[in-house]
Transfer RNA from a Candidatus Portnoyibacteriota bacterium, 71 nucleotides, folded computationally. The sequence is in RNAcentral, with records from ENA. Its Rfam family is "tRNA". Rfam's curators write: Transfer RNA (tRNA) molecules are approximately 80 nucleotides in length. Taxonomically the source falls in Candidatus Portnoyibacteriota (Bacteria, Bacteria candidate phyla).

RNA sequence: GGGCGCGUAGUUAAGUGGUAUAAUAGGGGUCUCCAAAACCCCGGUCGGGAGUUCGAUUCUCUCCGCGCCUG
Numbered sequence: 001g002g003g004c005g006c007g008u009a010g011u012u013a014a015g016u017g018g019u020a021u022a023a024u025a026g027g028g029g030u031c032u033c034c035a036a037a038a039c040c041c042c043g044g045u046c047g048g049g050a051g052u053u054c055g056a057u058u059c060u061c062u063c064c065g066c067g068c069c070u071g
Base pairs, nucleotide, nucleotide: 001070002069003068004067005066006065007064010024011023012022013021018054026042027041028040029039030038047063048062049061050060051059
């Protein structure tokens, strides 16, 4: 240089045109003599930009970051 893949909550992942989800972590509560565990509740997320579309996390382009293959 060429090709391919990945980027979603603090972390690990699901979702792939129509309300963004779960687990865990964090905060609050119930329980307990206290704590842990268990249970209930809360907040928090689509790498940046542009395009297509009534509507984009999803499709297209470009940039950024990471990984793999190859010269």